The RNA shown here (transfer RNA) has 74 nucleotides and comes from an Acholeplasmataceae bacterium. Lineage of the source: Bacteria > Bacillati > Mycoplasmatota > Mollicutes > Acholeplasmataceae.
RNA sequence: AGGGGUAUAGUUCAAUGGCAGAACAACGGUCUCCAAAACCGUAGAUGUGAGUUCGAAUCUUACUACCCCUGCCA
Numbered sequence: 001a002g003g004g005g006u007a008u009a010g011u012u013c014a015a016u017g018g019c020a021g022a023a024c025a026a027c028g029g030u031c032u033c034c035a036a037a038a039c040c041g042u043a044g045a046u047g048u049g050a051g052u053u054c055g056a057a058u059c060u061u062a063c064u065a066c067c068c069c070u071g072c073c074a
Stems, first nucleotide, its partner, number of pairs: 001070007010024004018054001026042005047063005
């Protein structure tokens, strides 16, 4: 320098262009002498900008971060 991939909740992962979900974690409750476990419930996220579309996590594009491959110089 060129090419490719990834970016969603605190963490690990889903989501066919049409209501953003699960598990674990957190918080509240039930239970218990207390706690743990179990059960019930609550809150919490699409890397940033632009475009396409009636509608974008999803398609296009630029940028940012990380990972991989190739090459150049030393």
The sequence is in RNAcentral, with records from ENA. Its mean pLDDT, the model's own confidence on a scale to 100, is 84. It matches the Rfam family "tRNA". Its family is annotated with triplet codon-amino acid adaptor activity in the Gene Ontology.